The part of an RNA shown here (large-subunit ribosomal RNA, domain II) has 693 nucleotides and comes from a Verrucomicrobiia bacterium. The full RNA is in RNAcentral, with records from ENA. Its Rfam family is "Bacterial large subunit ribosomal RNA". Its family is annotated with structural constituent of ribosome and ribosome in the Gene Ontology. NCBI's taxonomy places the organism under Bacteria, Pseudomonadati, Verrucomicrobiota, Verrucomicrobiia.
Context: one part of a larger RNA
RNA sequence: GCCUACGAGUUACACUUCUGUGGCAAGGUUAACCGGAAAGAACCGGGGAGCCGGAGCGAAAGCGAGUCUUAACAGGGCGUUAUAGUCACAGGAGGUAGACGCGAAACUUAGUGAUCUACCCAUGGCCAGGUUGAAGUUGUGGUAACACACAAUGGAGGACCGAACCAGUAAACGUUGAAAAGUUUUUGGAUGAGCUGUGGGUAGGGGUGAAAGGCUAAUCAAACUGAGAGAUAGCUCGUACUCCCCGAAAUGCCUUUAGGGGCAGCCUUGCGAGGAGUGUCAUGGAGGUAGAGCUACUGAUAGGACUAGGGGGCUUCACCGCCUACCAAAUUCUGACAAACUCCGAAUGCCAUGACAUGCUCCGCAGGAGUGAGGGUAAGGGUGCUAAGGUCCUUAUCCGAGAGGGAAAGAACCCAGAUCAUCCGCUAAGGUCCCCAAAUAUAUGCUAAGUUGAAAUAAACGCGGUUGGAUUGCAUAGACAGCUAGGAUGUUGGCUUGGAAGCAGCCAUUCAUUUAAAGAGUGCGUAACAGCUCACUAGUCGAGCGAUCCGGCAUGGAUAAUAAACGGGCAUCAAGCAUAUUACCGAAGCGGUGGAUUGAUACUAAAUAGUAUCAGUGGUAGGGGAGCAUUGUAUACUGCGUAGAAGGUAUACCGUAAGGUAUUCUGGAGUGUAUACAAGCGCAAAUGUAGGC
Numbered sequence: 001g002c003c004u005a006c007g008a009g010u011u012a013c014a015c016u017u018c019u020g021u022g023g024c025a026a027g028g029u030u031a032a033c034c035g036g037a038a039a040g041a042a043c044c045g046g047g048g049a050g051c052c053g054g055a056g057c058g059a060a061a062g063c064g065a066g067u068c069u070u071a072a073c074a075g076g077g078c079g080u081u082a083u084a085g086u087c088a089c090a091g092g093a094g095g096u097a098g099a100c101g102c103g104a105a106a107c108u109u110a111g112u113g114a115u116c117u118a119c120c121c122a123u124g125g126c127c128a129g130g131u132u133g134a135a136g137u138u139g140u141g142g143u144a145a146c147a148c149a150c151a152a153u154g155g156a157g158g159a160c161c162g163a164a165c166c167a168g169u170a171a172a173c174g175u176u177g178a179a180a181a182g183u184u185u186u187u188g189g190a191u192g193a194g195c196u197g198u199g200g201g202u203a204g205g206g207g208u209g210a211a212a213g214g215c216u217a218a219u220c221a222a223a224c225u226g227a228g229a230g231a232u233a234g235c236u237c238g239u240a241c242u243c244c245c246c247g248a249a250a251u252g253c254c255u256u257u258a259g260g261g262g263c264a265g266c267c268u269u270g271c272g273a274g275g276a277g278u279g280u281c282a283u284g285g286a287g288g289u290a291g292a293g294c295u296a297c298u299g300a301u302a303g304g305a306c307u308a309g310g311g312g313g314c315u316u317c318a319c320c321g322c323c324u325a326c327c328a329a330a331u332u333c334u335g336a337c338a339a340a341c342u343c344c345g346a347a348u349g350c351c352a353u354g355a356c357a358u359g360c361u362c363c364g365c366a367g368g369a370g371u372g373a374g375g376g377u378a379a380g381g382g383u384g385c386u387a388a389g390g391u392c393c394u395u396a397u398c399c400g401a402g403a404g405g406g407a408a409a410g411a412a413c414c415c416a417g418a419u420c421a422u423c424c425g426c427u428a429a430g431g432u433c434c435c436c437a438a439a440u441a442u443a444u445g446c447u448a449a450g451u452u453g454a455a456a457u458a459a460a461c462g463c464g465g466u467u468g469g470a471u472u473g474c475a476u477a478g479a480c481a482g483c484u485a486g487g488a489u490g491u492u493g494g495c496u497u498g499g500a501a502g503c504a505g506c507c508a509u510u511c512a513u514u515u516a517a518a519g520a521g522u523g524c525g526u527a528a529c530a531g532c533u534c535a536c537u538a539g540u541c542g543a544g545c546g547a548u549c550c551g552g553c554a555u556g557g558a559u560a561a562u563a564a565a566c567g568g569g570c571a572u573c574a575a576g577c578a579u580a581u582u583a584c585c586g587a588a589g590c591g592g593u594g595g596a597u598u599g600a601u602a603c604u605a606a607a608u609a610g611u612a613u614c615a616g617u618g619g620u621a622g623g624g625g626a627g628c629a630u631u632g633u634a635u636a637c638u639g640c641g642u643a644g645a646a647g648g649u650a651u652a653c654c655g656u657a658a659g660g661u662a663u664u665c666u667g668g669a670g671u672g673u674a675u676a677c678a679a680g681c682g683c684a685a686a687u688g689u690a691g692g693c
Stems, first nucleotide, its partner, number of pairs: 001693006011097003015094010027052003033046004056063002066078004100238002103235001107228006118202009127192001129161003132157001136153006165189003170185004204220001206216003241627006251264005265371002267368006277358009291344001292342002298338002302334004307328001309327002311324004374399010404415003419595004424591003430585003433569003439582001441581006452571002461556002465553010482540005488513003493507003519534001523532002596617009628682001630679008639671002647666002650663005
């Protein structure tokens, strides 16, 4: 992991409440118990104790259609005046019980453990071999005597090396092991605070601990076993057959509350009343948002004018006075700002009335819920960085609980809401070269970058890429570009300077002359000149040439980890971009045909039925309805069965489904159908339990 079996809303109560069915009804009903018959505890008769209802109010005494409060005959509260209950059975929900099932860590209590291990007590045992050579002693020397020196002897030590023994340093292996802690090599101690045998002691908030929260029988920040005990678990997981109808919420307030609850909201079922509800149009309202505005307020604000006050300067012994590209109130001109500004002021939305449309949407009561983690997108905002797949509100919508088509792929983007069948048709979004259904469609342009070929335009800035438009200038009296030629003189203008001659710099009546034209000079150049060149002019040529602005499409800017965001092939002979047009494809949308089912209405009619018409039939939590199957009981068939029951196997048929029927083979003794009743009544999941593979 698979298979088989088992495996979770049950049961009790004179409990509460609601619904349905039935009995009786201003009443309803017996309990224990007794008698009869019976002998599967039911039945018949008795038993009225008790309970509920029929009257309430008050804390109560108590009074009573009233009563309480109160001084009250006031007012007010709760009642009366529209009367239905009760018993039984069945069902929904609640309460109390373990209360749908499994699951703690823990707590309490009574016991069991020191054969493991910690420490202690008693009594035993063990430590190859080698090394070192303390004190003491002896001898000799030595001293006044000691001291001291040397040589021997001696054999100390938590001494040294190293087996047994004890330990466990490092590495490798092992890690479904040979082993629930080992093996190999290596390593530490090895006469000591040593190791070890046997017997004994200390016990669970206790022991023991050379102390690691270590050890206390593979268990230790409180052992193990039984019991309280089915502890508790606002937590996690699981919770078993089918079809039909409706169908949520992730919000508000409160909560030792925030992943839990209570009430309300939203869903469902039943009953009831009214014509409420919703939409469109019209009319009438309230309001201060968007916008706008501010010599209309409050506040903020740039520049100017004007001018109090202040600063600074001048003057003066001082007062007075004068000036000011200083700061600046008020006033004023121009410009402009505001969620907590408003002289103004929409669109929507909201309220009301009327008309029209729709039709059960709205409202009330009663039974049952679930939800109370929401999320995306668009728009209006707060917060944040006008950051976030951020966060908090409002409005709408979708996902949630929504399948189908498109967007390559994708919860919520676009289209569109799946009752079933169909080898029928039309469309939506989106598409029509191939993958891939449908145009290698038509017309006119653009793009040369594979730009592009989904969306996101990646920007400032750059660009004599190309294309369109507008305005304007020059041009057959010859433009623009090229080529040929000229481009001079006063003069090397003046100043400056070592020099300054068009061209370092400064100055300016940058002037005048000859001219077709030629600047007191556009750039290069020289130390300064020279030289080259330009402006400007003529000739040649022969038709368009410039400038500015606004667009289209391209282009650089352009940097990330696969060739790696056209879905791919590929495409410029567009299958790219733009505009226009026609055709086609394309979904569970719409339609055709046939069926199922729900509701409303009508008819037949009186039934939970049939027919017709119309409208529906996506669905999680959840509510409601109708069924299938299993086991057993009662009655009937006085059913079936060794001429083959149940079970198994295979096939066919029937039913919307759960399922049912028949037949074949197997099997070898029980078992079915109808109606009613009762449940240990349905398994894929619970790291479910047991067995098998």